[in-house]
Context: one part of a larger RNA
RNA sequence: GGUAUGCGGUGGAUGCCUAGGCACACAUUGGCGAAGAAGGACGUGGUAAGCUGCGAAAAGCUUUGGGUAGGAGCAAACAUCCUGAGAUCCAGAGAUAUCCGAAUGGGGCAACCCGGCACUGUGAAGCGGUGUCACUAGCUAGCAAUAGUUAGAGCGAACGCAGGGAACUGAAACAUCUAAGUACCUGUAGGAGUAGAAAUCAAUUGAGAUUCCCCAAGUAGUGGCGAGCGAACGGGGAGAAGCCCAAACCGAUAGAGUUUCGGCUCUAUGGGGGUUGUAGGACUGCGAGAUGUUAGUGUUAUUUUUGAACGGAAGCUGGUUGGAAAGCCACACCGUAGGAAGUGAUAGUCUUGUACGUGAAGGGAAUGACACAACUAGCAGAAUCCUGAGUAAUACGAAGCCGGAGAAACUUUGUAUGAAACUGGGGGCACCAUCCUCCAAGGCUAAAUACACAUGUGUGACCGAUAGUGAACCAGUACCGUAAGGGAAAGGCGAAAAGAACCCCGAACAGGGGAGUGAAAUAGACCCUGAAACCGCAUACUU
Numbered sequence: 001g002g003u004a005u006g007c008g009g010u011g012g013a014u015g016c017c018u019a020g021g022c023a024c025a026c027a028u029u030g031g032c033g034a035a036g037a038a039g040g041a042c043g044u045g046g047u048a049a050g051c052u053g054c055g056a057a058a059a060g061c062u063u064u065g066g067g068u069a070g071g072a073g074c075a076a077a078c079a080u081c082c083u084g085a086g087a088u089c090c091a092g093a094g095a096u097a098u099c100c101g102a103a104u105g106g107g108g109c110a111a112c113c114c115g116g117c118a119c120u121g122u123g124a125a126g127c128g129g130u131g132u133c134a135c136u137a138g139c140u141a142g143c144a145a146u147a148g149u150u151a152g153a154g155c156g157a158a159c160g161c162a163g164g165g166a167a168c169u170g171a172a173a174c175a176u177c178u179a180a181g182u183a184c185c186u187g188u189a190g191g192a193g194u195a196g197a198a199a200u201c202a203a204u205u206g207a208g209a210u211u212c213c214c215c216a217a218g219u220a221g222u223g224g225c226g227a228g229c230g231a232a233c234g235g236g237g238a239g240a241a242g243c244c245c246a247a248a249c250c251g252a253u254a255g256a257g258u259u260u261c262g263g264c265u266c267u268a269u270g271g272g273g274g275u276u277g278u279a280g281g282a283c284u285g286c287g288a289g290a291u292g293u294u295a296g297u298g299u300u301a302u303u304u305u306u307g308a309a310c311g312g313a314a315g316c317u318g319g320u321u322g323g324a325a326a327g328c329c330a331c332a333c334c335g336u337a338g339g340a341a342g343u344g345a346u347a348g349u350c351u352u353g354u355a356c357g358u359g360a361a362g363g364g365a366a367u368g369a370c371a372c373a374a375c376u377a378g379c380a381g382a383a384u385c386c387u388g389a390g391u392a393a394u395a396c397g398a399a400g401c402c403g404g405a406g407a408a409a410c411u412u413u414g415u416a417u418g419a420a421a422c423u424g425g426g427g428g429c430a431c432c433a434u435c436c437u438c439c440a441a442g443g444c445u446a447a448a449u450a451c452a453c454a455u456g457u458g459u460g461a462c463c464g465a466u467a468g469u470g471a472a473c474c475a476g477u478a479c480c481g482u483a484a485g486g487g488a489a490a491g492g493c494g495a496a497a498a499g500a501a502c503c504c505c506g507a508a509c510a511g512g513g514g515a516g517u518g519a520a521a522u523a524g525a526c527c528c529u530g531a532a533a534c535c536g537c538a539u540a541c542u543u
Base pairs, nucleotide, nucleotide: 001542002541003540004539005538006537007536008535009534015528016492017491020463021462022460023459024458025457026456027455028454029452030451031155032154039100040099041098042055043054044053046078047077050074051073061094062093063092064091065090066089070082071081072080105114106113107112115133116132117131118130119129120128121127135152136151137150138149139148140147141146159190160188161187162186163185164184170177174224200207201206211238212237213236214235215234221229222228242444243443244442245388249272250271252269253268254267255266256265257264258263277422279387280386281385282384283381284380285379286378292375293374294373296372297371298370299369300368301367302366303365304364305363306362309358310357311356315331317330318329319328320327332349333348334338340352341351342350393417394416395415396414397413398412399411400410403429424439425438426437427436428435479486480485499527502514503513504512505511
């Protein structure tokens, strides 16, 4: 030096655990903000650095309800207090709520600086206190300057709609194509949003707004006919709800024009009327105020739900092992409760609870009633009038549709042309005819659908500390970067601190040896278990 065995050190794997995560389902809720939000800064405690709470009324104030013996957060200790005159705690409502921040009196390098006006401490200066003073839009008043008033702004996880809009990639290269109208940017809304009551489909029978799902169907198509992309009709479901203007016509108000002074015309405003395609309406005549409806506002009743919380069965059983019984043995009991968690090991009957029942104020929902408001018909006639114009359509250039210009309809529209008026107009995939069908160029509309920042309940062939969120722990922290931004590591004594009085060694507030606690201290705070690498000590063999 090596090998082996034993005993240690170091180290922190493994096992067990879970305080934290992940995913899904259901329900709730779906906003907050100039009455100053989200988010912060700075303060605030007897001692107070941090977190949490709160705001100069500052771990809190008032009040209503609940609740009951302790309490003054995490968090010990000392001190000092509160509390059956009901504290602490829980729920509702209110008060206070510094400074910054949309930030809004002006400025500014956020949490700071400097003002005007009115009132005020206080009579003046100075200083202070309270209130007020930004901008934009609408409305009102006014001749106007201006004043008053209402609204807006900013934040927020995804979901919606709209305006813009990639590339990597795929095509085994690449250009049309694809990725994809995706990512991303912008605008903007709501609890949902979009869409929506046929100028729709269909096919010789008919259907009857929209949205979403299943099928049709990877079909018809499209496509350097490559890669790929990819409908509709129709059927089955979820859910169902339909309406209002513009115009003709009538009359009113204001202004203007004209006049033979009777009026007429024009413009503007608001009222009545009217709303459709087997055309409808105006108009003329007849008739009726019937019958119902509502998605608007308010009141009220009933039901239901939420809601601090309340009641809530049955072993303080015996023996046994043990430090400890909930284990084992034996005998009982409850059960609309044998979900779950905790308790010194595994508890239906020990604790909290659970099933079930009850529940204030306040809130939500549904249904009904009432009031207000709003809406709602018919018959006949046929002369005239009305029925959405720079629109439809056409040409050129694009885009959207399953459709890449193709035989290419349909929808949208940048440029240029540019109708008809019910004997009218659009569509039925070039175009024409016949036939069928619908009525554009105005608007509103619940439900079925999407999502989850947030709250609650539940579940898991989800994770168990190099996993699961980046974050189980004071984590978006420490730290890095000029910045945008990047971004960790780090859990476990014990049932209970009973956390080791006292003695000894030592320079020692280091470390250790006794003693003591404990079931255990090789559980001693570098604390459960304690693998390997690595380092020793002892013994044996060996070079």
Large-subunit ribosomal RNA, domain I from a Sphingobacteriia bacterium, 543 nucleotides, folded computationally. Rfam family: Bacterial large subunit ribosomal RNA.